The prediction has a mean pLDDT of 90. The part of an RNA shown here (small-subunit ribosomal RNA, central domain) has 347 nucleotides and comes from an uncultured Rhodospirillaceae bacterium. The RNAcentral record of the full RNA draws on ENA.

Context: one part of a larger RNA
């Protein structure tokens, strides 16, 4: 390079925005770069191929032909691609009217619970476990009542319910704010899709500075268990978990399934909006979200209008196992490390 692939065998980038590039709806006219046809020039010779000829044959030599699939010039064609100009509305977007939602940010606020503090009642136990012990308690614990403080998380509702591109998002209220959906078909008129680089977002843990610290709790200490027990269980407990700002940039970042578009039986749930209605336990449409399932696909499992079916556009990635997502170098980072990414050797 030509292929074959990427749910689970190796393989979809964690997610988005977007530059270059690639690709691009219907229609008219023109141009003729790509494209197609005719003609011309060139495509050295030798070699190779075909048909002959010469050495007795052959090797070898030799003549002619074809070929040299290419490039250039020229004439012509105008379907397709392209370019220029014009038109269109179904793609895309905007307007108007709606309702849904844990979408995001900031500020405020509520109750239950937990722990601690103070006070009352009250007395010998309480905790904890498989059983115990460490531990707490006559300096009055546990239990219970009243009062107070603090931090964190939001029971019920709650639902294969909703929202978000992903990570993710759950008490209540307000302010600011993103997106999607439905109806209408008023406007723009291809404005589109994808997207190497790039930029941004990105759970948890971790890092820096300053706060905060109730509960939980790596490390650590003790008690048990055990042959041992650097564990599982128990009693404590520091970082951390929380907030602000700044880093980190990873994950089984999973649907292990890239994004966008078109087409392809049905059945039953559910969320949002709309229409019809005989109003009923009815029915239809659009958008989402589930289960089953025909065709088809698949190595099978399974997928099956939310495809892993049938097609198109673009990107990413794979190429035997180990060595290794490692070394070296580069880039990034405060560090931890991340990213890019081999080889020897070996089976």
């Nucleotide at each position: 390079c030509u292929g074959g692939g990427c749910g689970u065998a190796a393989a979809g980038g964690g997610c988005g925005c977007g530059u270059a590039g690639g690709c691009g709806g219907c229609u008219g006219u023109g141009c003729a770069a790509g494209u197609u046809g005719g003609g011309g020039g060139u495509g050295a010779a030798a070699g190779g191929c075909c048909u002959g000829g010469g050495c007795u044959c052959a090797a070898c030599c030799u003549a002619g032909g074809a070929a040299c699939u290419g490039c250039c010039c020229u004439c012509a064609a105008a379907a397709c691609u392209g370019c220029a100009c014009g038109g269109c509305u179904c793609g895309a977007g905007a307007g108007u009217g709606g309702g849904a939602g844990a979408g995001g940010a900031u500020g405020g606020u509520g109750g239950a619970a937990u722990u601690c503090c103070c006070a009352g009642u009250g007395u010998a136990g309480a905790g904890g476990u498989g059983a115990a012990a460490u531990u707490c308690g006559u300096a009055g614990a546990u239990a219970u009542u009243g009062g107070g403080a603090a931090g964190a998380a939001c029971a019920c509702c709650g639902g294969u319910g909703g929202c978000g591109a992903a990570g993710g998002c759950g008490g209540c209220c307000a302010u600011c704010u993103g997106g999607a959906c439905c109806a209408u078909u008023u406007c723009u008129g291809a404005c589109g899709c994808u997207g190497a680089g790039g930029c941004g977002c990105g759970a948890a843990a971790g890092c820096g500075u300053g706060g905060g610290g109730a509960g939980c709790g790596a490390a650590c200490a003790g008690g048990a268990u055990u042959a041992g027990a650097u564990a599982c269980c128990c009693u404590g407990g520091u970082a951390g978990u929380c907030c602000a700002c700044g880093c980190c940039g990873u994950a089984a970042a999973c649907g292990a399934u890239g994004u966008c578009g078109g087409c392809u039986a049905g059945a039953c749930g559910u969320u949002g909006c709309g229409g019809g209605u005989u109003c009923g336990g009815c029915u239809c449409g659009c958008a989402g979200u589930g289960u089953c399932g025909c065709a088809g696909c698949u190595a099978a499992c399974g997928c099956g209008a939310u495809a892993a079916g049938c097609c198109g556009a673009c990107c990413g990635c794979c190429u035997g196992g180990g060595g290794a997502g490692u070394a070296c170098g580069g880039c990034c980072g405060c560090a931890a490390g991340g990213u890019u990414a081999a080889a020897a050797c070996u089976c």